Description:
The RNA shown here (SAM riboswitch aptamer (S box leader)) has 109 nucleotides and comes from Aquibacillus salsiterrae. Of the family's consensus pairs, 97% are formed in the model. The organism belongs to Aquibacillus, within Bacteria. The coordinates come from a structure-prediction model, not an experiment, and the mean pLDDT is 82.

[in-house]
RNA sequence: UUCUUAUCAUGAGAGAUGGAGGGAUUUGGCCCUGUGAAGUCUCAGCAACCAGCCGAUGUUAGGCAUGGUGCUAAUUCCAAUAGGUUUACUAAAACCUAAAAGAUAAGAA
Repeated sequence: UUCUUAUCAUGAGAGAUGGAGGGAUUUGGCCCUGUGAAGUCUCAGCAACCAGCCGAUGUUAGGCAUGGUGCUAAUUCCAAUAGGUUUACUAAAACCUAAAAGAUAAGAA
C1' cells in the first nucleotide's frame, strides 16, 4: 500500500514548546483559533479492538485495566449518491434507510 471482517449518536484535557492556521480530500455550509491554530514533548484521562488475567456457566455472557494500539470541540461537525416517509406542492423543508468516502482495530497478501 491492497484485501477481508467489526465498530463509528457514549466517553475522556491540563501544562510546556511553537507562532497561524485547523476541523481527511473537493465543493458548499457551519464552526474552532493571538483569551494562542497545526505540529512536538510531558503528565493525566477515556474506551475496551487485540494479547493477558478473573470468571456464574460450561467455553460464552460478564468483569479487571497489566501490555500493544487508538482516542480526549461539535454524530465521521453537517450536506453531496440512491431509495423512502411527512409537510408543502412554484421553489422547498424535516426525518429515516442504504451506499460511497474516511477513521480505528484485528487478520491476510